[in-house]
Context: one part of a larger RNA
Formats: sequence, C1' cells, structure tokens
RNA sequence: UGACGGGGGCUCGCACAAGCGGUGGAGCAUGUGGUUUAAUUCGAUGCAACGCGAAAAACCUUACCUACCCUUGACAUCCUUGGAAUCCUGUAGAGAUACGGGAGUGCCUUCGGGAACCAAGAGACAGGUGCUGCAUGGCUGUCGUCAGCUCGUGUCGUGAGAUGUUGGGUUAAGUCCCGUAACGAGCGCAACCCUCGCCCUUAGUUACCAGCGGUUCGGCCGGGAACUCUAAGGGGACUGCCGGUGAUAAACCGGAGGAAGGCGGGGACGAUGUCAAGUCAUCAUGGCCCUUACGGGUAGGGCUACACACGUGCUACAAUGGGCAGUACAAAGGGUUGCCAAGUCGCAAGGCGGAGCUAAUCUCAAAAAGCUGCUCGUAGUCCGGAUUGGAGUCUGCAACUCGACUCCAUGAAGUCGGAAUCGCUAGUAAUCGUGAAUCAGCAUGUCACGGUGAAUACGUUCUCGGGCCUUGUACA
Repeated sequence: UGACGGGGGCUCGCACAAGCGGUGGAGCAUGUGGUUUAAUUCGAUGCAACGCGAAAAACCUUACCUACCCUUGACAUCCUUGGAAUCCUGUAGAGAUACGGGAGUGCCUUCGGGAACCAAGAGACAGGUGCUGCAUGGCUGUCGUCAGCUCGUGUCGUGAGAUGUUGGGUUAAGUCCCGUAACGAGCGCAACCCUCGCCCUUAGUUACCAGCGGUUCGGCCGGGAACUCUAAGGGGACUGCCGGUGAUAAACCGGAGGAAGGCGGGGACGAUGUCAAGUCAUCAUGGCCCUUACGGGUAGGGCUACACACGUGCUACAAUGGGCAGUACAAAGGGUUGCCAAGUCGCAAGGCGGAGCUAAUCUCAAAAAGCUGCUCGUAGUCCGGAUUGGAGUCUGCAACUCGACUCCAUGAAGUCGGAAUCGCUAGUAAUCGUGAAUCAGCAUGUCACGGUGAAUACGUUCUCGGGCCUUGUACA
C1' cells in the first nucleotide's frame, strides 16, 4: 500500500421488510447430468452452465456411427496435353460411381494463339469442426451503470509511499459548494444520440372528413386542408419564478404556472481493472499432430435412446370458472419462389377458385381477455386434458425410426403443492391476445407489440451484494 475480520461509523440496491404472483407436488414441452448405445458429434458447469452456442437435427444441416468408395483430391495458384462450353439419354448399383450412345462447334485473334470452361497427367501443394482459450487476436460474460481509476507539477517522507481523492454539507453520481500544501488535468458520472409524452411550421396521397353538394348510405363521389395521422424541421424544462430551511453557499422542502418539475419515462452508451472467466467449433492465428487419412464423396442410422436426478417453461387442479350464442375496441410487423380477397365444397384441418397487391392503396387479419343473454351447481364434474385406437389434411424426392395440424372415440395424473426458493415499486406485477426472425414443413422457446390493469414500501435491527472513512492483523 492492499486484502481480510462472526471490528466500528456513514450509506446505497426488490437486499431485507410490506405486498402481489409464482417455482418446489401433477401431466407434458425443452435443456442438462447420469445411464445406455455401433454412434447417442462438440462446446457451455456457483452467482455469471442447464428453452445456453442452436433466429428451426426427417434427408440436407452434421461435425458422430456403420457400410461402400476416392487419393493433386469437394476447394485455390502454377505447368503440360487434349477438348469449346453445354444439353439429351441407356445399362449396373442403396447411392457415390463405373461403362456407353446422341446432339453441339460459340467469343477475341497479329492465325502462333488467347479468355472462360471441361477432362487427363506430374509435382509443388490443397485439406483437417484434429490438440492447446494455460501461446494468442478479435468478440463476449461478470463485479456494475457500481462511482470510482489515475496523471503532471509542487509539497511531505531515508524509502516503499503519502498528499491531491481526506474533512463539513449535498447529490443518483469523485454531483456540486465550502474548507484545505496543494494547484490543475485525464478516463469514467452527467450532457451531446434515439424513442415516448405537449405545441407550432411545412407537406396532403394510398391516410383524414368539420362545413357544402350528391349518394347505391360504403369518405363511396365532387370537393376540402380544418381535425386525425404520417414525417421532416423547430419550440418547450433551466431549480427559470415565489415562499421557507441552510453557512450569505451548494442544495433541500413546499407552491405557482405548465402537456411535462427538479435525472419527465424508456433505450443506446459499460472507466482502471477482476475472474490464466468463455470462445482455436463464427472468423483469424503461433506451436504441435494427420497426409491412400485425423482429408474427401455417398447411402442408411444417430444427435429424438430411458430405471432415474436437476434447471427453465407450458397446461391445469376450476364458478373472479367451463360451454353455447350475439356484439365491441388495438398496436407493431410481414408479403412477388410471396401475402392471398369474394365466392364455393368439406364437421374440420383443408380443397377448388381466381380478384387485388412490389402495398398508409391489396392482403395476412378473426384481435383476445371485455360486454349481453342462456346453461352447468361443487362433482374428479359440462373441471382437467395426458395417453391410446381409428379416419384424414398439408408440406416435402421421402413423415417407419422422427413433422405439424384436424375429426371421432378414449378420457390418466391433478382438489393449490414439504424443506426450500424466484420475480416484480406503475402503465410495473398479474392477466389477455397479436406479429416477426429462423423456416419447404415444424414454437409451450426467443425477440417485439399493444388491450385490461393492481397491492405494498412503517422502516434499515437482521440476510445478501456494493461504496467511503477508520481500526486490528502472525496474510501478500
């Protein structure tokens, strides 16, 4: 100087407390461990691994296993020889592949050849998701959006070092003020950026419709530029004003005006460093290793196994509910290999159909919870839907291993969950639907969107984690 303390003081955080809803019990989905297997590819492992890499494992993906094949190789550069390329097609085979048949002669040219492509040959080389994240770059997690981490000069100390950065107040903040052997400065904080909330200006189609006219009653038409909205630019909030407290300071408390008030809500943004944290399987890369194989191709299988254990979810156990009928109101997205309307067939998944749309125009598209009425009456039920049988639909060469969905039948566990444990402080929790990426098909996952919309916070004694000062130490 740090680190540590079941030392002290101050202080913060959904850290506790106060509340609301869960997990832990059930069934299923999904990931992991374990076990099994020819293989169940690899990585991630307290917080910070476990719906994680994977924003899609039937083939492909795919790295794994089995079998069958190739050896200058699937891919790159160079050399030689031949041929344009390319297209159609036969036989054998699981296919890779092997052996054949036919069509075809292009472009530039100094007629030597060249460009591009194909085949054969020789070697230099290719190739490796093989090892090492404890050789690395890059990227990322975490403490932590915590308020800290440092430097120059000066001063003090023999020196390590200290001071500044401590102290009194204050703040979300090393934020600011005052004091001060320190005076300044840098990286962080804040602000500058995006978005939501108010207003104005500009603009008016595909969006809008107040007033006027028409109307098939649909902003549909004429028209309008007000409103909504769209999207570009401005304004607006600064403790600016008033009162009080305070040291006359910084600031805090209350008030006015205001759409918004003291950081207005949300996001992006992550200091010096810590964990030899994670990643050699995104990529790049040193070293090591393989080179008729640890490289490459193909078919089938596996990654989907199942006594069990754990994590994360979904659906429930019901009446604040289930069923049936009627009826209302979003936002944000996607669409030409696509979204697919009207109509029509089917109980339905879906089929037929073909209008429109490169989309503020057409379309996905029905929002759902809600509201109104009827029914069920506390029951393993008109709750719950697992499982299984049958019949189908769709995608796709192909749904056996191993897809999703529909209908009929079947109706399991489950009556609110032990010890324990998680999230959340407001348009939040809870609850209800909607969309997108991936994607042929496949969502209870992920990311986004809106609808309805709470309870509680006395307080900081205790638990956990963090910050500052101080103290002890046989630790570095």

Overview
The prediction has a mean pLDDT of 84. Predicted 3D model of a 476-nucleotide part of an RNA (small-subunit ribosomal RNA, 3' major domain) from a metagenome. Rfam family: Bacterial small subunit ribosomal RNA. RNAcentral holds the full RNA, with entries from SILVA.